Predicted 3D model of an 80-nucleotide RNA (c-di-GMP-I riboswitch aptamer) from a Chloroflexota bacterium. Its mean pLDDT, the model's own confidence on a scale to 100, is 85. It matches the Rfam family "c-di-GMP-I riboswitch aptamer". Rfam's curators write: GEMM was predicted in a large-scale screen for bacterial structured RNA regulatory elements. Its family is annotated with cyclic-di-GMP binding in the Gene Ontology.
RNA sequence: AACUCGAAAUGGCAAACUCAUCGUGAGGUGGGGACGCAAAGUCAUGGAUCCCGCCAAGGCGGGACCGCCAGACCGCCGAA
Numbered sequence: 001a002a003c004u005c006g007a008a009a010u011g012g013c014a015a016a017c018u019c020a021u022c023g024u025g026a027g028g029u030g031g032g033g034a035c036g037c038a039a040a041g042u043c044a045u046g047g048a049u050c051c052c053g054c055c056a057a058g059g060c061g062g063g064a065c066c067g068c069c070a071g072a073c074c075g076c077c078g079a080a
Stems, first nucleotide, its partner, number of pairs: 005078002012037002017032006035067001041073003045070003049064006
């Protein structure tokens, strides 16, 4: 100095549930709340899952989700 590593410290995020609100829906946003997270940061690019519509039942189109698995980009600290 670095990451394939993750002790400490400082900060960070926020599952379930709940209130409000938007959406046909999956879900989104904001408040409360913490199960957890060293990428639980960003991007729907591939797969998975979910929703809506159509269908000749083979699928097709549109959408949601990155806190499911990959990929790309970027990034804090530094003990063993």